[in-house]
RNA sequence: GCUCGGUUAACUCAGCGGUAGAGUGCCACCUUCACACGGUGGAAGUCAUUGGUUCAAAUCCAAUACCGAGUA
Numbered sequence: 001g002c003u004c005g006g007u008u009a010a011c012u013c014a015g016c017g018g019u020a021g022a023g024u025g026c027c028a029c030c031u032u033c034a035c036a037c038g039g040u041g042g043a044a045g046u047c048a049u050u051g052g053u054u055c056a057a058a059u060c061c062a063a064u065a066c067c068g069a070g071u072a
Base pairs, nucleotide, nucleotide: 001071002070003069004068005067006066007065010024011023012022013021018055026042027041028040029039030038048064049063050062051061052060
C1' cells in the first nucleotide's frame, strides 16, 4: 500500500429498517448488631464523526478517524 473485521452505558457485549437492551459496576431502600451475600427500585447512551438513501437508520450506502487481523 491492498483486502477484511470492529467502534453501542464506566467495563464486557447483544441488537439483522419501526420505542436502544443484558450482565458486571454505580446510587437508594429492604435484610444484618455490623459487613458481605441476597432482594426491590433507580440513574447513566448526541449508537466513532460527517454526509446520503428511506415515511422511518444503531441497522443500508459513501467518505473520514481510531483499533485489530491478513497479505506483499

A computed fold for a 72-nucleotide RNA from Treponema sp., annotated as transfer RNA. Its Rfam family is "tRNA". The family's RNA type in Rfam is transfer RNA. The same sequence occurs in records of 2 taxa. The RNAcentral record of the sequence draws on ENA and MGnify. The coordinates come from a structure-prediction model, not an experiment, and the mean pLDDT is 83.